[in-house]
Parts: sequence; structure tokens; C1' cells
RNA sequence: GGAGUUGGCCAGGCAGCCGCUGUCGAACUCGUUCGAUAGAGGAAAGUCCGGGCUCCAAAGGGCAGAGUGCCAGGUAACGCCUGGGGGGUGUGAACCCACGGAAAGUGCAGCAGAGAGCAGACCGCCUAAGCUAUCUCAAUUAUUUGGGAUGGCCGGUAAGGGUGAAAGGGUGCGGUAAGAGCGCACCGCGCUGGUGGCAACAUUCAGUGGCAAGGUAAACCCCACUCGGAGCAAGAUCAAAUAGGGAAGCAAUGUCGUGGCCCGCGAUGCUUCCGGGUAGAUCGCUAGAGAUACGUGGUGACGCGUGUUCGAGAUGAAUGGCUGUCCAUGACAGAACCCGGCUUACGGCUGACUCCCCAC
Repeated sequence: GGAGUUGGCCAGGCAGCCGCUGUCGAACUCGUUCGAUAGAGGAAAGUCCGGGCUCCAAAGGGCAGAGUGCCAGGUAACGCCUGGGGGGUGUGAACCCACGGAAAGUGCAGCAGAGAGCAGACCGCCUAAGCUAUCUCAAUUAUUUGGGAUGGCCGGUAAGGGUGAAAGGGUGCGGUAAGAGCGCACCGCGCUGGUGGCAACAUUCAGUGGCAAGGUAAACCCCACUCGGAGCAAGAUCAAAUAGGGAAGCAAUGUCGUGGCCCGCGAUGCUUCCGGGUAGAUCGCUAGAGAUACGUGGUGACGCGUGUUCGAGAUGAAUGGCUGUCCAUGACAGAACCCGGCUUACGGCUGACUCCCCAC
């Protein structure tokens, strides 16, 4: 100097003017004015997880469904975080992993290939055993018998080639007709025990098995654990109005319907109250698993103690606009019940570390 990994911080500053929302104070003509003061984010976003809170409700068990899935810890909880184990990627800093079970069962696997599941003989290798053809040698009086060579049939062989993502451990020696864990040595693998570790797991420890059931479970499935539903337009209070409802009183003992008539039954008026609950208003609403400083325990996530502090709360929905000036010329982006996470978008500053090149 270049390339990269990872952590932290900031989120234009200052001044003036004009606005908007909340709170406090004052004034009056009582809903306006004046003054003071506060006023978006690291992601307010996606709404993907987890909780608080509220209502339904009674959720005890089971089925179904969904989710999670190495171990230990943190936390209100989590699918988050921390530490560790195992596996993988990278020269490295570092990063990534749904990382339980394939020896309960079912299913799936394109193309290529002879063969793809308790497999397979295409090329190659081999003819030891069996059958047979030809030639040849020997024996025999002929019939015949035995040996050898070459070829065929029946076969053997998973060493080698070839196909494939994957072909039933690897190297070597022995062995064999040729071969093969067929036998042996070493390596690898599985199992049992010991040892270390809370555990996952590790093991240069001991023994044992020739090695026996290849992959796929974000395929069905099995195992373990978790989960009631809806959500602040939740929900609560006050309450004009309307419908239907209840009670009391008043009026004529009326009117209408049923019926031939009476009784009976049903419907019907006015006033007040209760109740109802719409518009509207208020609460929920922001003091909270809050922030921060110090101390302290812990490798850490985080916990504990003490002190300090209050940092938006709207509801057609505020947080803005203009001017000047400075610099590095300002990216992504706007709260709507709250909080813890994850993910995504994005400008700049900076610490530590890694690799390469050059110079001394």
C1' cells in the first nucleotide's frame, strides 16, 4: 500500500423566523389567547417468534394439528442469547450447521450403467472340478485305457477397467486355477469396559467383532418436549337518540279481533321511572421485566445491591417549513397498548485482528 474478518459509536451542528401536539401557569368574552417546557428510530419497518395486559372461558386427561430437536446455563419467556461439544468452509482472522432416530415399519432415487439393495458378470482375469470336439504321445492283438495341448459348454471371480453423487472398508503379504477378510499385519470402523468431563462428548487405555442393516426423516413415520382461542377496533366507565323489554299510575270499563250472543282470550292509548346502549366523551395510554452511574458475583449471556433520573402519547392523527452559516453536503427511513428478540433496508467514524506485496 492492497484485500478481508470482527466489535463499538454517531445518525448533520449552530442561530433566527413562522407553524403543529401534549403538559404546566396566567388571562378572559370559557374555548380561545399569551408565556414556559417536552416532542420518533436503530431499525419506529417486516409482523416472523416470545411474553406482559384484556376479554371469551375453565383449558384435568386424550385425539387431531402446529412447532421445537447436540449439551449446560441465562431469561418473565422464546425458535433468542452466552459458554462448550461435534461436523463443515476458508491460506488465515473468522464464519456456517433443524446437529434426536435409517438396527420398528412404509416410501423414494432422473440420467448413465451389466448391476442401485441383503446387488451385479459388460470388458477383463481363470479354466482347478464336470461334459465335449480336434490334434498328439504312451500302453494294448483289436475293442480300449491313461497323459498333454488347443477350443467350446457349464461355470468361477467383486482384484483391475468402465458407469454413476453413491458399486458392500484401505495398504501390503500370504493364499488361489484366477480371485476374495479367505487368512494374517498395520490403519480405519463397530461394540464392551475403564478413565476424564455436570453433560454433549473425548480417549496415544484395555478387550473384542472380519466388518454384519448404503442414502434420504425441512418424505411419511417413531421418540422427547412445548402450545386453549381472539386481540387495544382487546376491554372498561359515563351517556343524547332509536328499536324491542319491565314496573307503576291515569283514562274510558272504552275500541278492535275471535264468536250467533255472553263469559273468556288476545291486541291497542297517555305519563313517569327503570333498563337498554348508538353518536359522543373519558379511561385503557405509558413509571416500565424503564434508563443510567458506581460497587459486586460470574469466562460470558446475565444476576444482586446502592444512588440518581423521568425520556412522545396523537385519534384525520402533532414532531414540520423557510433563511443564514459551518462541515464530511447528511443514507435507510415516521411511533399508534407495551416490552424482549430475529430478519430485512442503510450513510459515516473508529478499535482490534488476518492474508498478500513493497521498503528499511
Record summary
The RNA shown here (Bacterial RNase P class A) has 360 nucleotides and comes from an uncultured Granulosicoccaceae bacterium. Model confidence (mean pLDDT): 75 of 100. It was read from a public genome assembly, where an Rfam model found it.